SAM riboswitch aptamer (S box leader) from a Chloroflexota bacterium, 99 nucleotides, folded computationally.
Taxonomically the source falls in Chloroflexota (Bacteria, Bacillati).
The sequence is in RNAcentral, with records from Ribocentre.
Its Rfam family is "SAM riboswitch aptamer (S box leader)". Rfam links the family to the GO term regulation of gene expression.
RNA sequence: CGCCUAUCAAGAGCGCCCGAGAGCCCUGGCUCGAUGACGGCGCAGCAACCACCGACCUUCCUCGGGUCGGAACGGUGCUCCUGCCAGGUGCGAUAGGAG
Numbered sequence: 001c002g003c004c005u006a007u008c009a010a011g012a013g014c015g016c017c018c019g020a021g022a023g024c025c026c027u028g029g030c031u032c033g034a035u036g037a038c039g040g041c042g043c044a045g046c047a048a049c050c051a052c053c054g055a056c057c058u059u060c061c062u063c064g065g066g067u068c069g070g071a072a073c074g075g076u077g078c079u080c081c082u083g084c085c086a087g088g089u090g091c092g093a094u095a096g097g098a099g
Base pairs, nucleotide, nucleotide: 001099003097004096005095006094007093008092013043014042015041016040017039021032022031023030024090025088026087027086028085029084044079045078046077049075050074052070053069054068055067056066057065058064083091
């Protein structure tokens, strides 16, 4: 980088810096924003995809795969509003897999 699979109505804020727009794209709305949004850094927190521990199933056994539970040190992720709403054979984001 593209492909495949899964999820996106729950949950979780403070400080400093920056300085004007931001909320995936388009249209129409709506919301947030100099009482400093968005973004960056620090700390804290939320959650549980991978990894970890345990039980069970699958298998003659093992490998591998699946289900459930636990923990949250590791790898990510996330912490305004339902991916903000509607429309659109649009796509976006996060995780895992093989390449």